[in-house]
Overview: A computed fold for a 165-nucleotide RNA from a mouse gut metagenome, annotated as Lysine riboswitch aptamer. RNAcentral holds the sequence, with entries from MGnify. The prediction has a mean pLDDT of 80. It matches the Rfam family "Lysine riboswitch aptamer". Its family is annotated with lysine biosynthetic process in the Gene Ontology.
RNA sequence: UGAGAGAGGCGCAAGGUUUAAGAGUAACCUGUAAGAAAACGGAGAAUUGCUUACAGGCGAAAGGAAAACUUGCCGAAAUUUAGAAAGAAACUCCGGGUCUUUCUAGGUUGGGCUAAUGCAAAAUAUGUAUUAGACUGUCACAAAUAAAAUUGUGGAGUGCUGUCA
Numbered sequence: 001u002g003a004g005a006g007a008g009g010c011g012c013a014a015g016g017u018u019u020a021a022g023a024g025u026a027a028c029c030u031g032u033a034a035g036a037a038a039a040c041g042g043a044g045a046a047u048u049g050c051u052u053a054c055a056g057g058c059g060a061a062a063g064g065a066a067a068a069c070u071u072g073c074c075g076a077a078a079u080u081u082a083g084a085a086a087g088a089a090a091c092u093c094c095g096g097g098u099c100u101u102u103c104u105a106g107g108u109u110g111g112g113c114u115a116a117u118g119c120a121a122a123a124u125a126u127g128u129a130u131u132a133g134a135c136u137g138u139c140a141c142a143a144a145u146a147a148a149a150u151u152g153u154g155g156a157g158u159g160c161u162g163u164c165a
Stems, first nucleotide, its partner, number of pairs: 001165003005161002009074001011073005017067003028057008040095005077109012110136002113133008138155006
């Protein structure tokens, strides 16, 4: 230098099953009342219709979450920037924006936990970013010791340990 194998632990991610919540919510039907607009802009259609509110009837689902199980793993993975492709929402069309998924090229983060703040979400569930705190693994330096266990400081996974050439 190259190849390949391992370790950290409430370790990471995916999958389907079950469950709670979502929610007596949305949609739909009936009645009454109001309106001429309807997530951003422009142009239009509909009055036998549309939108909004109230009352009654009926009545879901998705994303997200928990437990155990299965599978793949240890930049596992998460997040962010740029580019490309596809899709979604709202009466129709056009333009713009938003969101979701996949791929490529970079940046940040060793790991989980707790707290505060911001964002997302129906939510006091949860996720995520930043900051702080202690804990933990790893290496370096210093001290200690017969040797260690140990203590202190600091770094980062493009790291650390072992094997082969």